The RNA shown here (transfer RNA) has 72 nucleotides and comes from a Candidatus Moraniibacteriota bacterium.
Rfam family: tRNA. The family's RNA type in Rfam is transfer RNA. Its family is annotated with triplet codon-amino acid adaptor activity in the Gene Ontology.
The prediction has a mean pLDDT of 81.
[in-house]
RNA sequence: GCCCUUGUAGUUCAAUGGAUAGAACAGCUCACUCCUAACGAGUAGAUAGAGGUUCGAUUCCUCUCGAGGGCA
Numbered sequence: 001g002c003c004c005u006u007g008u009a010g011u012u013c014a015a016u017g018g019a020u021a022g023a024a025c026a027g028c029u030c031a032c033u034c035c036u037a038a039c040g041a042g043u044a045g046a047u048a049g050a051g052g053u054u055c056g057a058u059u060c061c062u063c064u065c066g067a068g069g070g071c072a
Base pairs, nucleotide, nucleotide: 001071002070003069004068005067006066007065010025011024012023013022018055027043028042029041030040048064049063050062051061052060
């Protein structure tokens, strides 16, 4: 330099073009307990960035950025 894969809560993962973007663990609050843990109830938190296609984009296309891999 060229090609391929990939990017979603703090972490690990879902979501086949139509949602209020979901779950587990972690966080916070409450309850329970002598205290802590566990268990229970509640709560906050995410689509890498910019364009495009579409009535509608996490999903499709382009570019940039990041990560991983292959060739030279």